RNAcentral holds the sequence, with entries from ENA. Transfer RNA from Lacibacter sediminis, 72 nucleotides, folded computationally. It matches the Rfam family "tRNA". Lineage of the source: Bacteria > Pseudomonadati > Bacteroidota > Chitinophagia > Lacibacter.
[in-house]
């Protein structure tokens, strides 16, 4: 340099072009306990960026930043 591939919550994965983008875990309050820890219950939190195509975009395509495999 070429060629594929991934970028969604602190993390770890989902989501067939349509529900308020969901699960777990972790922060946080609460209850429960003589204190803890485990359990229950509630609460915040997230689609790397800019454009395009659609009534409708995590999704499709463009480019653009970031990370990885192979390749010489």
């Nucleotide at each position: 340099g070429g060629u594929c591939c991934c970028g969604u919550a602190g993390u770890a994965c989902a989501a067939u072009g349509g529900a308020u983008a969901g699960u777990a875990u972790a922060a946080g309050a609460g209850u429960u306990u003589c204190c803890g820890a485990a359990g229950c219950u509630c609460c915040a939190g997230a689609u790397u960026c800019a454009a395009g195509u659609u009534c409708g975009a995590u999704u499709c395509u463009u480019g653009a930043c970031g990370g990885g495999a192979c390749u010489a």
The prediction has a mean pLDDT of 81.